[in-house]
RNA sequence: GUGGGCGUAGCUCAGUUGGCAGAGUGGCGGAAUGUGGCUCCGCAGGUCGAGGGUUCGAGCCCCUUCGCCCACC
Numbered sequence: 001g002u003g004g005g006c007g008u009a010g011c012u013c014a015g016u017u018g019g020c021a022g023a024g025u026g027g028c029g030g031a032a033u034g035u036g037g038c039u040c041c042g043c044a045g046g047u048c049g050a051g052g053g054u055u056c057g058a059g060c061c062c063c064u065u066c067g068c069c070c071a072c073c
Base pairs, nucleotide, nucleotide: 001072002071003070004069005068006067007066010025011024012023013022019056027043028042029041030040031039049065050064051063052062053061
């Protein structure tokens, strides 16, 4: 340089056909317990890497770009 994959909550990752952004874990509060752990319930936490386009509507489609990884040269 060329081609491809990945980027979504603190972390690990879902999100299938474009239509309310989610799970586990972690954090906070509560229940239970003599205390703690385990368990159960609730809550908070997101510029969906960035910019633009298409669309009534984009995490998803298109273009550009950044980072990481793989292959080829």
This is a predicted structure of a 73-nucleotide RNA (transfer RNA) from a Coriobacteriia bacterium.
Model confidence (mean pLDDT): 81 of 100.
Its Rfam family is "tRNA". Rfam describes the family as follows. Transfer RNA (tRNA) molecules are approximately 80 nucleotides in length.